The prediction has a mean pLDDT of 87. A computed fold for a 367-nucleotide part of an RNA from an anaerobic digester metagenome, annotated as large-subunit ribosomal RNA, domain IV. Rfam family: Bacterial large subunit ribosomal RNA. The full RNA is in RNAcentral, with records from SILVA.
Context: one part of a larger RNA
RNA sequence: CUCAGGUUAAGGAACUCGGCAAAUUAACCUCGUAACUUCGGGAGAAGAGGUGCCUUGAGUAGGUGAAGUCAUUUACUGACGGAGCCCAAAAAGGCUGCAAGAACAAGGCCCAAACGACUGUUUAUCAAAAACACAGGUCUCUGCUAAGUCGUAAGACGAUGUAUAGGGACUGACACCUGCCCGGUGCCGGAAGGUUAAGAGGAGGGGUCAUCUGUUCGCUUUGGCGGACAGUGAAGCUCUAAAUUGAAGCCCCGGUAAACGGCGGCCGUAACUAUAACGGUCCUAAGGUAGCGAAAUUCCUUGUCGGGUAAGUUCCGACCUGCACGAAUGGUGCAACGAUUUGGGCACUGUCUCAACCUGAGAUCCA
Numbered sequence: 001c002u003c004a005g006g007u008u009a010a011g012g013a014a015c016u017c018g019g020c021a022a023a024u025u026a027a028c029c030u031c032g033u034a035a036c037u038u039c040g041g042g043a044g045a046a047g048a049g050g051u052g053c054c055u056u057g058a059g060u061a062g063g064u065g066a067a068g069u070c071a072u073u074u075a076c077u078g079a080c081g082g083a084g085c086c087c088a089a090a091a092a093g094g095c096u097g098c099a100a101g102a103a104c105a106a107g108g109c110c111c112a113a114a115c116g117a118c119u120g121u122u123u124a125u126c127a128a129a130a131a132c133a134c135a136g137g138u139c140u141c142u143g144c145u146a147a148g149u150c151g152u153a154a155g156a157c158g159a160u161g162u163a164u165a166g167g168g169a170c171u172g173a174c175a176c177c178u179g180c181c182c183g184g185u186g187c188c189g190g191a192a193g194g195u196u197a198a199g200a201g202g203a204g205g206g207g208u209c210a211u212c213u214g215u216u217c218g219c220u221u222u223g224g225c226g227g228a229c230a231g232u233g234a235a236g237c238u239c240u241a242a243a244u245u246g247a248a249g250c251c252c253c254g255g256u257a258a259a260c261g262g263c264g265g266c267c268g269u270a271a272c273u274a275u276a277a278c279g280g281u282c283c284u285a286a287g288g289u290a291g292c293g294a295a296a297u298u299c300c301u302u303g304u305c306g307g308g309u310a311a312g313u314u315c316c317g318a319c320c321u322g323c324a325c326g327a328a329u330g331g332u333g334c335a336a337c338g339a340u341u342u343g344g345g346c347a348c349u350g351u352c353u354c355a356a357c358c359u360g361a362g363a364u365c366c367a
Stems, first nucleotide, its partner, number of pairs: 001362008010353002014351001019348001027051005036041001038173001052095005062086003068080004072075001108346007115338002120132002136171007148157003174333004179263003184260002186256005193251003199245002204240005212231008264282005291325001292322001303319005
């Protein structure tokens, strides 16, 4: 010097991002206990007092309950009975000690705010939370061979259930509530018209080719026969193919926001000024209602005012100019709860002023 533990004058958070760590408190009995509240809680609130041993109280109160007796519904029955055993307290007096829960064991408390109602769950091995879940709420699908899920299938789960059931989505106790917009996207319903696939349909066209015609060559019994080239082209086969017909879907018409989502701008105006209940105008599907608001959201910003401090970028209460809150992507409250987060206070302390000493272990140095 490092680590683990112990003690400390005076002060008592001046330490520090922050009371981190440590200290305080602590058991049992008695008294006493606020705001608020969902009347259950809060609450061990807070805050006080007592505690050992001996004598008396007192083998008392109390507890347990044998023998025995009686009764009947004769039973592991009921009633009476009190032996034996266990054994307090209040109160009064005394004894020892620095100290009486003498060791051990053994909550620090309060106020205000944020978030989440709560108990619970989670990143095994840097995050325990305000995240997840939750009871409750709402929407939606599903009539049973259910919807949904797994599987190629058979089959299985759902469920040996049946809409007070099961699946999916969102919200998240409780209280008060949950405004406007269906233009876009999605979903549901509709079917008149437009568009639209395969398929059906087959007008027409092409290829091939019998036949026929022309030109030419060869043979000839002059009647013709055979070949080459050019054209014509029936039927068949084959290739292609128009009109016409043809469902859902889409276009179209409605509905639906606790579906995805969205919820304006400019100008003027009141007898000081300022402000604008009021008016005008443009745009929109509709222009943010209630409530809350410098907020886990506020950039400017340490906004402004008030409180708390001697002094407060944090905190609490207001204001509203909401850069960029807002109503189940829930809004606002809220008792209880939380190893959550923030601010303040009391008590307490080596956290500190400012260090010192002791015990144990280790590093290092010397021998």